[in-house]
A computed fold for a 1451-nucleotide RNA from an uncultured Bacillota bacterium, annotated as small-subunit ribosomal RNA.
RNA sequence: GACGAACGCUGGCGGCGCGCCUAACACAUGCAAGUCGAACGGGGAUAUCCGCCGUACGAAGGUCUUCGGACCGGAAGACAUGGAUAUUCUAGUGGCGAACGGGUGAGUAACACGUGAGCAACCUGCCAUUCAGAGGGGGAUAACAUCUGGAAACAGAUGCUAAUACCGCAUAAGACCACGGAACCACAUGGUUAUGAGGUCAAAGGAGCAAUCCGCUGAAUGAUGGGCUCGCGUCUGAUUAGCUAGUUGGCGGGGUAACGGCCCACCAAGGCGACGAUCAGUAGCCGGACUGAGAGGUUGAACGGCCACAUUGGGACUGAGACACGGCCCAGACUCCUACGGGAGGCAGCAGUGGGGAAUAUUGGGCAAUGGGGAAACCCUGACCCAGCGACGCCGCGUGAGGGAAGAAGGUUUUCGGAUUGUAAACCUCUGUCUUCGGGGAAGAUAAUGACGGUACCCGAGGAGGAAGCCACGGCUAACUACGUGCCAGCAGCCGCGGUAAAACGUAGGUGGCAAGCGUUGUCCGGAAUUACUGGGUGUAAAGGGAGCGCAGGUGGGCGUACAAGUCGAAUGUGAAAUCUAUGGGCUCAACCCAUAAAUUGCGAACGAAACUGUAUGUCUUGAGUGAAGUAGAGGCAGGCGGAAUUCCCGGUGUAGCGGUGGAAUGCGUAGAUAUCGGGAGGAACACCAGUGGCGAAGGCGGCCUGCUGGGCUUUAACUGACACUGAGGCUCGAAAGCGUGGGUAGCAAACAGGAUUAGAUACCCUGGUAGUCCACGCCGUAAACGAUGAUUACUAGGUGUGGGGGGAUAACCCCUUCCGUGCCGCAGUUAACACAAUAAGUAAUCCACCUGGGGAGUACGACCGCAAGGUUGAAACUCAAAGGAAUUGACGGGGGCCCGCACAAGCAGUGGAGUAUGUGGAUUAAUUCGACGCAACGCGAAGAACCUUACCAGGUCUUGACAUCGGACGCAUAACCUAGAGAUAGGUGAAGUCUUCGGACGUCCAGACAGGUGGUGCAUGGUUGUCGUCAGCUCGUGUCGUGAGAUGUUGGGUUAAGUCCCGCAACGAGCGCAACCCUUACUGAUAGUUACUACGAGAAGAGGACUCUAUCGGGACUGCCGUUGACAAAACGGAGGAAGGUGGGGAUGACGUCAAAUCAUCAUGCCCUUUAUGACCUGGGCUUCACACGUACUACAAUGGCCGCCAACAACGGGGACCAAUGGGGCGACCCGGAGGAAAUCCCAAAAAGCGGUCUCAGUUCGGAUUGCAGGCUGCAACCCGCCUGCAUGAAGUCGGAAUUGCUAGUAAUCGCGGAUCAGCAUGCCGCGGUGAAUACGUUCCCGGGCCUUGUACACACCGCCCGUCACACCAUGAGAGCCGGGGGGACCCGAAGUCGGUAGUCUAACCGCAAGGAGGACGCCGCCGAAGGUAAAACUGGUGAUUGGGGUG
Repeated sequence: GACGAACGCUGGCGGCGCGCCUAACACAUGCAAGUCGAACGGGGAUAUCCGCCGUACGAAGGUCUUCGGACCGGAAGACAUGGAUAUUCUAGUGGCGAACGGGUGAGUAACACGUGAGCAACCUGCCAUUCAGAGGGGGAUAACAUCUGGAAACAGAUGCUAAUACCGCAUAAGACCACGGAACCACAUGGUUAUGAGGUCAAAGGAGCAAUCCGCUGAAUGAUGGGCUCGCGUCUGAUUAGCUAGUUGGCGGGGUAACGGCCCACCAAGGCGACGAUCAGUAGCCGGACUGAGAGGUUGAACGGCCACAUUGGGACUGAGACACGGCCCAGACUCCUACGGGAGGCAGCAGUGGGGAAUAUUGGGCAAUGGGGAAACCCUGACCCAGCGACGCCGCGUGAGGGAAGAAGGUUUUCGGAUUGUAAACCUCUGUCUUCGGGGAAGAUAAUGACGGUACCCGAGGAGGAAGCCACGGCUAACUACGUGCCAGCAGCCGCGGUAAAACGUAGGUGGCAAGCGUUGUCCGGAAUUACUGGGUGUAAAGGGAGCGCAGGUGGGCGUACAAGUCGAAUGUGAAAUCUAUGGGCUCAACCCAUAAAUUGCGAACGAAACUGUAUGUCUUGAGUGAAGUAGAGGCAGGCGGAAUUCCCGGUGUAGCGGUGGAAUGCGUAGAUAUCGGGAGGAACACCAGUGGCGAAGGCGGCCUGCUGGGCUUUAACUGACACUGAGGCUCGAAAGCGUGGGUAGCAAACAGGAUUAGAUACCCUGGUAGUCCACGCCGUAAACGAUGAUUACUAGGUGUGGGGGGAUAACCCCUUCCGUGCCGCAGUUAACACAAUAAGUAAUCCACCUGGGGAGUACGACCGCAAGGUUGAAACUCAAAGGAAUUGACGGGGGCCCGCACAAGCAGUGGAGUAUGUGGAUUAAUUCGACGCAACGCGAAGAACCUUACCAGGUCUUGACAUCGGACGCAUAACCUAGAGAUAGGUGAAGUCUUCGGACGUCCAGACAGGUGGUGCAUGGUUGUCGUCAGCUCGUGUCGUGAGAUGUUGGGUUAAGUCCCGCAACGAGCGCAACCCUUACUGAUAGUUACUACGAGAAGAGGACUCUAUCGGGACUGCCGUUGACAAAACGGAGGAAGGUGGGGAUGACGUCAAAUCAUCAUGCCCUUUAUGACCUGGGCUUCACACGUACUACAAUGGCCGCCAACAACGGGGACCAAUGGGGCGACCCGGAGGAAAUCCCAAAAAGCGGUCUCAGUUCGGAUUGCAGGCUGCAACCCGCCUGCAUGAAGUCGGAAUUGCUAGUAAUCGCGGAUCAGCAUGCCGCGGUGAAUACGUUCCCGGGCCUUGUACACACCGCCCGUCACACCAUGAGAGCCGGGGGGACCCGAAGUCGGUAGUCUAACCGCAAGGAGGACGCCGCCGAAGGUAAAACUGGUGAUUGGGGUG
């Protein structure tokens, strides 16, 4: 894009089309094929006429009369009846039609269809034209009548009758048959035309006053319609490879309209097939339709052509035509009627019903136009024309137009300002398409006749009135927000959304798209160059056969000649119509319809051309082959020979081990091994040479010699003259393993055994060891059979090796050149890239093989091969949205290279053991608030929990609130005191007494907006921080390279602490990092100087600017100098000088980023939650618990020590006013009394300690100090839970610490004390300060972490990755399976209906012949061949199902 569609939601009008795709399932009811009386007899009705009997009435007339009437009479008319005529209807005979029209697509893979030819092998009613005719007879029969049978359907008998019904005879132009001779022609059998004689064969009338018309018979031609034959085309499967007996052909018959094995008898043995027979499956074919740029692909509804079918199967009859949809016969199934004896039926005609189904309409109107019958009028017609139903499709129209901002209300949203819906609405002014009402009113028909239809259309009136939905809004793909939900509910075409801020679910608002429709589903084509003819590929993505030989096939060298099959040209026949295209026209437009043209790319026949292909023929030598002369070689087969080595046997020497491994053990050995010497046996393999060397088609081939044998290369140019290339099938070869038979067996060695290793070790290692490996013969036929690269030919830059030849040159080598092979590098070109690149994966040509997403699966089934193992061929269901290639950046590696770090090593001191302190886990609890969890949580937040802190718990209280802002009212605000209470709080007393810019501040009360939250989410966030790591890295611009991701720079050579610097380089520069700049410390100069320092001095004051010190500003260090090394570099090493030497020491400083790292409890903050509580206040408790576990510390275990003592030294950083506190006094002491001085270089804390001397003498001690008791001190409202300190007493564990593990490289570790923050009090913690003051570093193999380069990768939430198989469970499809149940088909046999054909003469028999008897002919019957359905048996094919079982897929 399309649809005969269906489903969901919705639905105003009209036009034109379309409407059982399923059950070719079954059908109630009605209708769908009749017509002709001008073919015929009869019958009915009506009218007229005629006749006549009868009946009733009955006129004229007559007779009689009692004059009232009676009797006779019987006309016309009426009824009934007979005949004739006319009109009309019609059951039957007869004619024509019914073989058309209408339906359906079951069957059919076929001359069924399409296209083009042919029939010298044919038919054709009605129609047209022409020729010639229609004389004279005959016998029947329906109808009808009577009778009979039957329930019915219907049938029978007797009798009568007509024809355009039927049958002889005559005539015969003509036709046909068999002959005679003749002419002409041709296409094989043959055909045509005269002609002679012979034989056979016709007829029908009707209407009309008539003219005449309609018919009839024979024949010819045409037209129309058919029949038959042929070329070409026409689906899938080879897991269907052989099929065929009337089969193929012939001769002779039969049959047919006609050819023909169409049928029959006989004869022959043929015919079809890899160019796909046979079989199986599927299917009506075409014009066309849909799609597509086209080529194609798909399709065959409607319209048109052909075919086939009509309940299933068979059969014939009639006829011009049928083997017949609304005819017949038979058989089967089904339905209906029945009196049970028999009968009837066929909607795949139009409607309609049931059923099936996702699904498809009215039991409508009419013959007004075409077809049939008829002379015609006319009749019939569910063909047809219309209407009805259905948005099923296409097309057209409408649902209003203009104005209208207070941008209304409402809705949605919001950053609360607004935004949006939105000129949209309201409102104003209009219009009348559709619609409603009223009126008029067609064409369709050249006279009449109109179902449609009072329709189309026209006019008038009314009034915006009656007329919009559906889908979507994450990307593809136009269109976005809010709420709800919270991996739920759900969505989904693909990717994928949803786990608390969802533009993806649901709803709403808004928006987008289409619009009387919109979406969904299904199907086809396109995109898809994704089956590639146009127009693809095969080194690594799927894909080259393991290799060769070679039949068929395909393709094929140079130069001529001929032909014209292919090819090309112009013209021609055909290619139905419709459709499509173009133009024009008609419905108001369009859809739709009409006309004209073009097109229909095809097929046929004739003509022309001859370049190319082809065919035929001639010729050539360059392709190919032969010959000749050389030549290299692990080419093959067979035979023989050789030495080294292993093993075994024998003997000698010799003694305790050997062997084996990472280390061992099993094993061998005192019965003498291993080792060594000599001799012997046997098998297998051939070191060195040996080489990206050689040979072979591949597999493959390696000692030497001999024989046989294949191929290659070079040279030559004698010979042949395209003999060539490829090669489906086929044949042959084909490593290793394996198999069969028979040998052989030294070594090695699956299986197996033992020993080790290990968690295990059915392995790797070791000791043994059997098949096998070897030989002969035979099988197997596969390999990563690989160059993952088929064969052949030609062409397209070079360079450099190597193997084998030839030529040139030279004295010779070197060298130049050429052919064949074998490698490397490399340009163009190719390639997705990698790469290939004259040995192509380049440019071309020919032929073969193979591929078409992954898995299932090289599996199953079948077939073939094999002794088996197995091989070859080779699917499907189901399942996934990927699988895969090459390259890139990272990350990773029990990969490599280089380098660094207290990383290891070398050392020192520790931790882990003890006690205590402290933190954590766990447990406990009313609560033990919360956070931090490897390094990078755990003396962490916390620089200090008795109350407070405090967030937790219990109890008691408050509700606009403890705190902020706003409104109103009031005010003496706030202290102080009393009472109750645990307190918050409540009640009371009430002195003193406000500030003010006059607004208010402040307080109380009231109302609501709101406050409040240490409630949740650090995975919504900001900020801050940790960590890798003070590691040397991380990037950018421009350029260049690459299709691209990306690369280059940043790699390389050196060097450095460093991406530090130098050199080189398609890079050149730059940024953040490094370094430096900053602080501090070490030296020094200048200046300055009190509280410091110096001298005097008891001290103070005063003096000084030298020294120490302090402060400020400077100097100094830069690989600067020298030497060596290095590349003339950077730099390194050594040295000099210097207080300091190679960043002097220390600090601050932390790149791009990583860890969803930490923190919502510092703070800030989105969202959620809470609001008489998760907020606020108070008292008490808890955070301080305690079986236990871990981390971090302190103190120790002692003599480098403890204790005591004395004397006396030596620091630095700091702190001090609710503070530090001296001297003095009291106390054993903590401390108390008291208070000089000090807001500090001035006073105080303040004593520094380790040190020195004595003593103790190795012990649980004169070590160690835990724990506990008693007595005190301090702080504080308060030390019970729960502080610190002192004295006396008590005196635990602990004797240097398992596995493991930490810190440190110099003023460092270790050790010693001092100060500070927090703080009322509380320090073993933290942050600082100085004193004393080491040991060791060979070195980078290893552990850990890191940096750079490189390599592999199936990893990329990146090795804490990915991922394989079994087992268990659930589900799904599938193979096998004892079997069981179906289906279609073919063959064999049995039975054999109807019926044609043939035979027969039992019965019957009108026409003709015959005087007759009888005959000819016919019918029935009977028999025979064939023959549908049915039956029997066996096999094959194909489905379904099946206990059990196999593997597979998904979770």